[in-house]
Model confidence (mean pLDDT): 80 of 100. This is a predicted structure of a 74-nucleotide RNA (transfer RNA) from Turneriella parva DSM 21527. The RNAcentral record of the sequence draws on ENA, GtRNAdb and Rfam. The gene name in the source record is tRNA-Arg-TCG-1-1. Rfam family: tRNA. NCBI's taxonomy places the organism under Bacteria, Spirochaetota, Leptospirales, Turneriella, Turneriella parva.
Parts: sequence; C1' cells; structure tokens
RNA sequence: GCGGCUGUAGCUCAUCUGGAUAGAGUAUUUGGCUUCGAACCAAAGGGUAGCAGGUUCGACUCCUGCCAGCCGCA
Repeated sequence: GCGGCUGUAGCUCAUCUGGAUAGAGUAUUUGGCUUCGAACCAAAGGGUAGCAGGUUCGACUCCUGCCAGCCGCA
C1' cells in the first nucleotide's frame, strides 16, 4: 500500500431479506430474606447502535467517506 471481518448498556453478546416503546446475561443501586454477610427473590437506573453524510414515508439494518481494533497478502 491492497483486501476481508468487527464496532449495540460498565463488561460479554443478541436483535437486523428496513417497520411500531432496542433486549438478555453479568455488574451497579434499592427493597425482601438472614443474627450480619454470601447465595436466592423482586424492582430500578444505565444505550441518540464508532463518527459524519446519503437513500427512504421509515435506517442498528442499505450506500459512501472517515476513525479504531483484528486477520491475511505485498
């Protein structure tokens, strides 16, 4: 330099042939339980889906550029 893959909650991931309020586990907080904790049960908060633009009535999903990480070729 060229090509491919990935980027969604603090962390690990789902969801996506474009459609209605974007979810799970774990972590955090609160309550219950307990002599106190752990475990267990219940609830809550936390995301403008890497950034910017485009297409569309409608974009996490399609297109373009850029950024970051990984892999391969030279």